[in-house]
Molecule: small-subunit ribosomal RNA
Organism: uncultured bacterium
RNA sequence: AACGAACGCUGGAGGCGUGCUUAAUACAUGCAAGUCGAACGAGAAAGUACCUUCGGGUAUGAGUAAAGUGGCAAACGGGUGAGUAAUACAUAGGUAAUCUGCCGUUAGGAGGGGAAUAACCCGCCGAAAGGUGGGCUAAUACCGCAUAUGACCACAGUCACUACGGUGACAGGGGUGAAAGAUGGCCUCUACUUGUAAGCUAUCACCUAGCGAUGAGCCUAUGCACCAUUAGCUUGUUGGUGGGGUAACAGCCCACCAAGGCUACGAUGGUUAGCUGAUCUGAGAGGUUGAUCAGCCACACUGGAACUGAGACACGGUCCAGACUCCUACGGGAGGCAGCAGUAGGGAAUAUUGUGCAAUGGAGGAAACUCUGACGCAGCGACGCCGCGUGAGCGAUGAAGGCUUUCGGGUCGCAAAGCUCUGUCAAAAGGGAAGAAAAACAGUCCUGUUAAUAACUGGAUUGCUUGACGGUACCUUAAAAGGAAGCACCGGCUAACUACGUGCCAGCAGCCGCGGUAAUACGUAGGGUGCAAGCGUUGUUCGGAAUCAUUGGGCGUAAAGCGCGUGUAGGUGGUUAUGCAAGUUGGGUGUGAAAUCCCUCGGCUCAACCGGGGAAGUGCAUCCAAAACUACAUGACUAGAGGACGGUAGAGGAAGGUGGAAUUCCUAGUGUAGAGGUGAAAUUCGUAGAUAUCGGGAGGAACACCAGUGGCGAAGGCGGCUCUCUGGACCAAUACUGACGCUGAGAAGCGAAAGCGUGGGGAGCAAACAGGAUUAGAUACCCUGGUAGUCCACGCCGUAAACGAUGGGUACUAGGUGUUGGGGGUUUUACUCCUCCAGUGCCGGAGCUAACGCAUUAAGUACCCCGCCUGGGAAGUACGGCCGCAAGGCUAAAACUCAAAGGAAUUGACGGGGCCCGCACAAGCGGUGGAGCAUGUGGUUCAAUUCGACGCAACGCGAAGAACCUUACCUGGGCUUGACAUCCCAGUAACCCCCUGGAAACAGGGGGGUGCCCGCAAGGGAGCCUGGAGACAGGUGCUGCAUGGCUGUCGUCAGCUCGUGUCGUGAGAUGUUGGGUUAAGCCCCGCAACGAGCGCAACCCUCGCCUUUAGUUGCCAUCAUUUAGUUGGGCACUCUAAAGGGACCGCCGGCGACAAGCCGGAGGAAGGUGGGGAUGACGUCAAGUCCUCAUGGCCCUUACGGCCUGGGCUACACACGUGCUACAAUGGCGGUGACAAUGGGCAGCGACCUCGCGAGAGGCAGCGAAUCCCAAAAAGCCGUCCCAGUUCAGAUUGCACUCUGCAACUCGGGUGCAUGAAGGUGGAAUCGCUAGUAAUCGCAGAACAACAGGCUGCGGUGAAUACGUUCCCGGGCCUUGUACACACCGCCCGUCACACCAUGGGAGUUGGCUCUACCCGAAGACGGUGCGCUAACCGCAAGGAAGCAGCCGGCCACGGUCGGGUCAGCGACUGGGGUG
Repeated sequence: AACGAACGCUGGAGGCGUGCUUAAUACAUGCAAGUCGAACGAGAAAGUACCUUCGGGUAUGAGUAAAGUGGCAAACGGGUGAGUAAUACAUAGGUAAUCUGCCGUUAGGAGGGGAAUAACCCGCCGAAAGGUGGGCUAAUACCGCAUAUGACCACAGUCACUACGGUGACAGGGGUGAAAGAUGGCCUCUACUUGUAAGCUAUCACCUAGCGAUGAGCCUAUGCACCAUUAGCUUGUUGGUGGGGUAACAGCCCACCAAGGCUACGAUGGUUAGCUGAUCUGAGAGGUUGAUCAGCCACACUGGAACUGAGACACGGUCCAGACUCCUACGGGAGGCAGCAGUAGGGAAUAUUGUGCAAUGGAGGAAACUCUGACGCAGCGACGCCGCGUGAGCGAUGAAGGCUUUCGGGUCGCAAAGCUCUGUCAAAAGGGAAGAAAAACAGUCCUGUUAAUAACUGGAUUGCUUGACGGUACCUUAAAAGGAAGCACCGGCUAACUACGUGCCAGCAGCCGCGGUAAUACGUAGGGUGCAAGCGUUGUUCGGAAUCAUUGGGCGUAAAGCGCGUGUAGGUGGUUAUGCAAGUUGGGUGUGAAAUCCCUCGGCUCAACCGGGGAAGUGCAUCCAAAACUACAUGACUAGAGGACGGUAGAGGAAGGUGGAAUUCCUAGUGUAGAGGUGAAAUUCGUAGAUAUCGGGAGGAACACCAGUGGCGAAGGCGGCUCUCUGGACCAAUACUGACGCUGAGAAGCGAAAGCGUGGGGAGCAAACAGGAUUAGAUACCCUGGUAGUCCACGCCGUAAACGAUGGGUACUAGGUGUUGGGGGUUUUACUCCUCCAGUGCCGGAGCUAACGCAUUAAGUACCCCGCCUGGGAAGUACGGCCGCAAGGCUAAAACUCAAAGGAAUUGACGGGGCCCGCACAAGCGGUGGAGCAUGUGGUUCAAUUCGACGCAACGCGAAGAACCUUACCUGGGCUUGACAUCCCAGUAACCCCCUGGAAACAGGGGGGUGCCCGCAAGGGAGCCUGGAGACAGGUGCUGCAUGGCUGUCGUCAGCUCGUGUCGUGAGAUGUUGGGUUAAGCCCCGCAACGAGCGCAACCCUCGCCUUUAGUUGCCAUCAUUUAGUUGGGCACUCUAAAGGGACCGCCGGCGACAAGCCGGAGGAAGGUGGGGAUGACGUCAAGUCCUCAUGGCCCUUACGGCCUGGGCUACACACGUGCUACAAUGGCGGUGACAAUGGGCAGCGACCUCGCGAGAGGCAGCGAAUCCCAAAAAGCCGUCCCAGUUCAGAUUGCACUCUGCAACUCGGGUGCAUGAAGGUGGAAUCGCUAGUAAUCGCAGAACAACAGGCUGCGGUGAAUACGUUCCCGGGCCUUGUACACACCGCCCGUCACACCAUGGGAGUUGGCUCUACCCGAAGACGGUGCGCUAACCGCAAGGAAGCAGCCGGCCACGGUCGGGUCAGCGACUGGGGUG
């Protein structure tokens, strides 16, 4: 794009078309083929009128109806597509091998007779259908005779043509063969004579012959579906001779003879199918279809058969058989909608039991006319195509309402309303006898015929009559916007977006894919988009699809080159001349039906539709011409190919002989305890003497070095030496043959290894097997043994990653460099060099390629031939066939299933690849894991034990501090504009104190008290408080996977990128890689790159040295003074705190590339980043946090909000993390006038004094702090204890106190006395640390009423070790492989278990189709017979001729029997396959 469509939703009117695609299933009922009285005989009835003896008769009806004889038609028209792959169809021819009713035309004729028969009448049989006997009768029915042309038959003859077979024409004599009348008219001729008959005439019929037209038969060529898993078929088969038969040729049929015929250019068989013009699609070439319309064919319940006829083997005819249905008196009969309607059934699905012969067409008729379900119309169906309408203009307040919203608005929307118009369609009324129609008949005129101005024929003209559709088309009128819009879609493809609901549910989906709480994808709504009386969906065809490729594809790696050559058919083929004209090219002619398509003109108002004309129909046939090319024929040539002569290299092949090394075995000697084997072992061998070593012998197999991308061969493949036989290749030079060439479907041959058969052989090796190891296991890898086999001969097998994953041949198209064989040249030879031919490699240009790559050995450019491919899986499988001894091979599907499978390259990630780094390992020191306790977590428990955090990177984490509060949880009590914010109204200052109830919140009551601003006052205002109404407040409720911000982590790792340029089809690459170097993508050098940014480093802070400035609260060298830097004095020092200096590989030496830099040294407080801190690139982990804060969405609103009391977060069988204290002597205890730093302090730090054993208490000075206080630093030093559960350790518990606080019961800290648990250095495992570090010791601070073993800081004492980078972990760079990309915690294979699906085998079983052989043999035509029967003819007759019945014969449908083939269904069980 299309459709004979169907389904869903919807539906105003019209025109033109179209409508059982399925069950060629079965059919009730009606109709669909009759007509002619001008061929013939016969011939009613009802009714009406009259008469009547009342029985009836006459007339009319009426020569009507109905029937019969006869003629013509019924073979057309109409239906259907079952069968048919060719007896079909299409195109072009032939028929000299034929027929043709009716029709046209030409010529001629139609004489004279005969015998019957139906109807009818009578009788009989039968239920019926129907049949039968006798009798009468007519014809255009039937039968002789006559006549007869150019008809037909045979004969002989002439001419013409010829395919040499014949054919046609002409004339001759012989034989055979015809006929029918009807109607109208007229008397010119004849007879009766009004008129009629013979006759004449007209028309229509009839007969013979010819021609034409039309229709048909037969024949030929070409075209015309799929399967080769159908390869051979055929006996009337192929041909001949002779007959028969037909309209006609012919094995069409028969007898005989011969043995042929068809087939790879697809016979035979199977499956499917009516064919064509044309239809749909497509740019075309093609592909698909074969409804309607038209041509042809076939069929008519199924099968068979003939009759009649011009024509049939006959849809509405006959006979027979069969199935089915119906009637029946059971004896027997009837029927055939694939005609039009209609019914049942089937189905997703397809119409009225309508009307009319008015038109067109057909049959009959002289005609009127009759018949016509052909046809014309109408009805039903949006089934299709076409045009029309459902209104038009103005109209903003942008109404109401809906939807949405950022609450401002936006949108439906100039849409509606409103105003002004128009009137198509529908509905009503009127008009409209419109158009579609001319024949016939009657009149007039002309013409033909005739004796004729009758009649008749033909023509012209006038008149009259006929309409199913239908009161329809069309027109007019008044009124009236009134009665007339839906469907699909809105994620991308693909035009069109929001809200709500839902929450991987419900659902959508053509492909990709949507849906797991913010869905433009589901459902609904609003809005929009598209089409529109339709719109979607489904189905089918073509297109896109160059996705079967002729136009117009491919085969190295994506699917695809046969394992290899030889060669048949076939295809294809060098140079040249002549001829021919098959192909080819040009032109002419015929045909290519009409319709359709296209162009043009015209008719319906337009269009669809219809009509006229043209073009086209690319085809076929035939004629003429041309001769370039191809083919063919003949001749010539030598460039292809081949043979001859001379050389050359070689693991080419076959067979025989032969050699040495090595292994093993046997034998003899020497010799002694091991050998062997492995990662390490063991099995194994060995004291019966192994291994080792030496002499001799046996046997089999394989041939080290040479040896080489060297050689040979078609491939497989070929390797000691030698002999024999033998194939191929190459080189050189001449003559020779003369296209002999190339490829190659089938075919036949060769063909590694393994395997098979028979017979040998068997040293080594070695499947299977055994043992030993390894291992979780080890049916393996390793070891010790070991059989087939490996070897030989003969025969099979026929496959390999049989690979260059690259078929063969020929020609052409830059080079460079090796190597093998041969030749030529230069040179005196050799070496070398140059060059030609043939092989074999590497690199590389153009070109090609998706890229990788190939590149004179092409995967380049061309030609020829062969093979092969067409998504993945199922599957190289099943079935069938062929081959094989078997194993198996060759050929080779489908169902079903998936949306991919695959190639090349890219970036990452990964790896048991390389380089490098890090307390990563190692080397060390100290811990954790064991104990008790503290603290966090899990789990459990509970009314609640609030919540979050979960590997590193959750777990002394949020929490820098839960008794109430905090608090978010639980119990109970109580509040509802609320504890808090803004707005409104009313009242009142605010506020303070007291009492009662209550657990408190809260409720009730009493007292005090009046302020600020304006104003004379009344009053008003601001603020606070109280009461009230509603907007709202409030939520630590949910979503960290809707978010912002902040944070953790990789990681302080050295990386992450960009611009321009260049390269690549592209993704991308380059830069950023490489050589060095660094802590570093830090730097240097090189480089198709050159630069730049974020990171690194530096700049910042702090500590370490110095200088300057400054000198109190700090300091004190000098002077004086004191208990004391206490005071005077001073600011040198320390210190404080501000500004500077200082370090840069700067200097020297060496190494390095004259670099960057590295190593060492000097100087220096500090040396190679001086130590520490702050600082965290692009990004990753949907990492963490909605309970800090902010925030979208959702949820609660007398509660999920707010207040209060009490409780809980503090529970406790248990498990884990992080810590503290220990287990002791490097220690405990006692003593002691040693020495810090950072900090903090007014609701505070608190000296000092007094009291208390102590925690602490009572007083009180000083200090808002370099001034006073916290404040005692502790490890240290001295003494003692003497290795024990202790003078260790301190848990637990009791008693008594103390502090904070409203309050220490649940549930705080501290003190004193008493108690004195586990624990004796900790399993597997695991953590931190590289120097002022670890370890160890104490001090301070934050938060805080109180509470520290935690955290954050501070200082004191102060180590050990690092060989090194193999390994573990993490990271960086480079490279490589990849089937990974949520990226190795990836991907993924097979069995097993379960479910479902399709399929193979299967004892068998059921059905369809079909074949061979045989049996039966209806009807029928044919043949024979015909003794029975018979009107026409012959015959005087008898009888004959001729015919019929009957009988017989062969043929044959249905049916039957035995046995095959093939297809399909089912089938216990079974095999594999697919999906989950």